[in-house]
RNA sequence: CAGGCCGGGUGACCGCGGGCCGGCGCAAGCCGGUCCGAGGAAAGUCCGGACACCGAAGGGCAGGACGCUGGGGAAAUCCCAGGCGGCGAAAGCCGACGGAAAGUGGCACAGAAAGGAGACCGCCAGCGGCGAAGACUCUCCGGAGACGCCGGUGGUAAGGGUGAAAAGGUGGGGUAAGAGCCCACCAGCGUCGCGGUGACGCGGCGGCUUCCAAACCCCGUCCGGUGCAAGGCGAAGCAGGCUCCGUCGACGCGGCCCGCCGAGGAGCCGGGUGCGCUGCUCGAGCCGUCGGGCAACCGGCGGCCUAGAGAGAUGGUCACCCCCGACAAAAUCCGGCUUACAGGCCUGCU
Repeated sequence: CAGGCCGGGUGACCGCGGGCCGGCGCAAGCCGGUCCGAGGAAAGUCCGGACACCGAAGGGCAGGACGCUGGGGAAAUCCCAGGCGGCGAAAGCCGACGGAAAGUGGCACAGAAAGGAGACCGCCAGCGGCGAAGACUCUCCGGAGACGCCGGUGGUAAGGGUGAAAAGGUGGGGUAAGAGCCCACCAGCGUCGCGGUGACGCGGCGGCUUCCAAACCCCGUCCGGUGCAAGGCGAAGCAGGCUCCGUCGACGCGGCCCGCCGAGGAGCCGGGUGCGCUGCUCGAGCCGUCGGGCAACCGGCGGCCUAGAGAGAUGGUCACCCCCGACAAAAUCCGGCUUACAGGCCUGCU
């Protein structure tokens, strides 16, 4: 540094939740026996599913997530192996790691200039003016060149300075000074060949080269919603609905029939919430072994059943021992990720 494992132990007594068996009881239940009873993270609820209901012919837009390659897996913001990049002396660790010659856009502050850029200082060459005239060169003896200063024109990206970044890097040649302008090596890009399933690597050749997509965007893959407080069943009651009537009343119309409205009676249907039961724990399960595979993982065989509450069970006391015991406790289930963790054990590597 990497991987794996443990997470106080033993005994006695009392107690709690659940299953099964036996006895008593009409039943509710009571008594007795026996077996099981939190975690590596049960946590955060961050991803992905199973399952359930709702919706739905199918597809698209919008929106969102993910993004090197190969493999695994039900799937995943998952795992394994590899490539590339970064860090480290090493073992090893980390990485949102597709596309910037499709388009749009951005680069704050500083700085002259932030992409077919840019001249602030500096460097160089002309031109104009001024100065000094001591030395040097020329001279027609007046001066001129050279030198110094100032101004303006042009060249220059080597140097200074600014910046996260200054237009490939280092060295040499070259030049008025410079510059991939030329050359060698190195980095990058393109192309060809070889190796590899591939990401990519190695070599040859070519011209000469910015960054940002956790900016919009483009490309590829995927995505309906709600979550066990899902959902199902049951008893009783209620809200409500429907049907009927040798009943009563009102109205049309004084009477009958009929129609309609209301009351009463009878029958049928019947919620939602709450209550009880269920869903509920046997499952992409665990252990051992063999085989395949570098591994993740897959397959064969054998064995095992390992919490299931519904105000919610794991506790207490005593004795002995030790290094004196951390983080934390199920609530439909499973696969991951992340975070927390006293102390200790084993293996391999540097």

Predicted 3D model of a 350-nucleotide RNA (Bacterial RNase P class A) from a soil metagenome. RNAcentral holds the sequence, with entries from MGnify. The prediction has a mean pLDDT of 75.